[in-house]
c-di-GMP-I riboswitch aptamer from Cyanothece sp., 89 nucleotides, folded computationally.
It matches the Rfam family "c-di-GMP-I riboswitch aptamer". Rfam describes the family as follows. GEMM was predicted in a large-scale screen for bacterial structured RNA regulatory elements. Genes associated with GEMM are involved in a diverse array of functions, including chemotaxis regulation, signal transduction, secretion and chitin.
RNA sequence: GUCCCGAAAAAGCAACUUACUCCGAAAGGGUAGGGCGCAAAUUGGUAAGCCUGCAGCCAGGGUAUCGGUAUGGCUGUGCCAAUGCCGAA
Numbered sequence: 001g002u003c004c005c006g007a008a009a010a011a012g013c014a015a016c017u018u019a020c021u022c023c024g025a026a027a028g029g030g031u032a033g034g035g036c037g038c039a040a041a042u043u044g045g046u047a048a049g050c051c052u053g054c055a056g057c058c059a060g061g062g063u064a065u066c067g068g069u070a071u072g073g074c075u076g077u078g079c080c081a082a083u084g085c086c087g088a089a
Base pairs, nucleotide, nucleotide: 005087006086012038013037016034017033018032019031020030022029023028036076042082043081044080045079046078047077048075049074050073051072055071056069057068058067
C1' cells in the first nucleotide's frame, strides 16, 4: 500500500412522525424539525411485490356513471454492474 473484515470517531442517508399559502387527478413527491435504523439503506439496470387510475386505451352505455388496464408511483425486497467515507484488533 492492497484485499478480507468492522471497534471508535467524523461526515452522510433516513423507516416512522410533526408542520407547510409547496408539486400532483390520485398514489406519491418536495422542504424544514424530531428520529427507528443503515457501509452501500449511493447510483444505474433488471425481476418481483405493493399503491393509484386524471388523461389515453379496452369493454359497456341513450346519458350520468361504472368496470378493466401503467404510459404514473413506492420498496429499508432479490440479482447484476459501477462508484464510495473512516480505521483499531